Background
The RNA shown here (c-di-GMP-I riboswitch aptamer) has 91 nucleotides and comes from Ammoniphilus sp. CFH 90114. The prediction has a mean pLDDT of 86. The sequence is in RNAcentral, with records from Rfam. The organism belongs to Ammoniphilus, within Bacteria.

RNA sequence: GUACGAUAAUGGCAAAACCUCUGAAAAGGGGUGACGCAAAGCUAUAGGGGCUUCAUCGGAGAAACUUCCGAUAUGCUAGCCAGCUACCGAA
Numbered sequence: 001g002u003a004c005g006a007u008a009a010u011g012g013c014a015a016a017a018c019c020u021c022u023g024a025a026a027a028g029g030g031g032u033g034a035c036g037c038a039a040a041g042c043u044a045u046a047g048g049g050g051c052u053u054c055a056u057c058g059g060a061g062a063a064a065c066u067u068c069c070g071a072u073a074u075g076c077u078a079g080c081c082a083g084c085u086a087c088c089g090a091a
Stems, first nucleotide, its partner, number of pairs: 004089002012037002017032006035079001041084003047081002049077003056071006
C1' cells in the first nucleotide's frame, strides 16, 4: 500500500411508526424514534435494476366535459446492484 473486518478503540449514520411541511404521485425535508448498517459517506439523461405518471401521445365508452386502459421520465429510489472516496487496525 492492497485485500480483509475483531466481544478492539474513537466515533458516525438512522429503518418502521407518529407529528408536520413540500409534491399529481413515487418520494423527499424537519422533529421524535432505532430496525439495522464497516462505507446506511458521495454519485442518478450520459452503468444496470426498480417505483411513480402531472404533462404528452394512442385506444375504448363518449357530442364535449369527463371516466378507464396502455405507452412514455431530464421525476424518485444509492438502506437494490454498481462506480468513486474514506476512520481504525486484531486475525